This is a predicted structure of a 72-nucleotide RNA (transfer RNA) from Genlisea aurea.
């Protein structure tokens, strides 16, 4: 140049086109505790950006960006 994989809460991951986008963590407040840890309970916090396709798009398709491979 030119193929290919990839992009979801602060952080690591789910998510057969069809409910309120799911778990752990981490932060906050609370419950216990003489105090703190642990434990439990609540909260808070995301779909790269732009467009098509569809009744309906995180999910398919197209550009772009970022990220990794690998070719000349």
């Nucleotide at each position: 140049u030119u193929u290919c994989u990839u992009g979801u809460a602060g952080u690591g991951u789910a998510g057969u086109g069809g409910u309120u986008a799911a778990c752990a963590u981490a932060u906050u407040a609370g419950u216990c505790u003489u105090c703190a840890a642990a434990a439990c309970u609540a909260a808070u916090g995301a779909c790269a950006u732009a467009g098509g396709u569809u009744c309906g798009a995180g999910u398919c398709c197209u550009a772009u960006c970022g990220a990794g491979a690998g070719u000349g």
The coordinates come from a structure-prediction model, not an experiment, and the mean pLDDT is 82. The RNAcentral record of the sequence draws on Rfam. Rfam family: tRNA. Gene Ontology term of the family: triplet codon-amino acid adaptor activity. About the family: Transfer RNA (tRNA) molecules are approximately 80 nucleotides in length. Rfam classes the family as a transfer RNA.